[in-house]
RNA sequence: CAUCUAGAGGGGUGGAGGGACUGGCCCGUUGAAGCCCCGGCAACCACUGCGACCCGAACGGUUCGCAGAAGGUGCCAAGUCCAGCAGGCGAAGUUUGAGGCCUGAAAGAUG
Numbered sequence: 001c002a003u004c005u006a007g008a009g010g011g012g013u014g015g016a017g018g019g020a021c022u023g024g025c026c027c028g029u030u031g032a033a034g035c036c037c038c039g040g041c042a043a044c045c046a047c048u049g050c051g052a053c054c055c056g057a058a059c060g061g062u063u064c065g066c067a068g069a070a071g072g073u074g075c076c077a078a079g080u081c082c083a084g085c086a087g088g089c090g091a092a093g094u095u096u097g098a099g100g101c102c103u104g105a106a107a108g109a110u111g
Stems, first nucleotide, its partner, number of pairs: 001111004009038005017027003021084004039076003044072002047068006054061002080107001085104005
């Protein structure tokens, strides 16, 4: 800096934890984490093809877009599981502003 409401799990081993943190709420002995094997998703990087603009005498190159998926990461319960901070909306005449909804941030994750 970009993305984070999409997508994709079986087996073996192991034996009680896991979902970052806090509060919730969930998952887990019908087997958690970790490790191994195999498979898959995706398209960030690399690569390949095509197209456009520009540069160049030419070979060619930069950038952008689209497609592909044999490589490097990543990922494969729940929206980053939800909230956390700020603002706005918001009840029945008024006040308060709970629950809730919306937007943005923070934190986190991946590249």
Predicted 3D model of a 111-nucleotide RNA (SAM riboswitch aptamer (S box leader)) from a soil metagenome. Rfam family: SAM riboswitch aptamer (S box leader). Rfam describes the family as follows. The SAM riboswitch is found upstream of a number of genes which code for proteins involved in methionine or cysteine biosynthesis in Gram-positive bacteria. The coordinates come from a structure-prediction model, not an experiment, and the mean pLDDT is 82.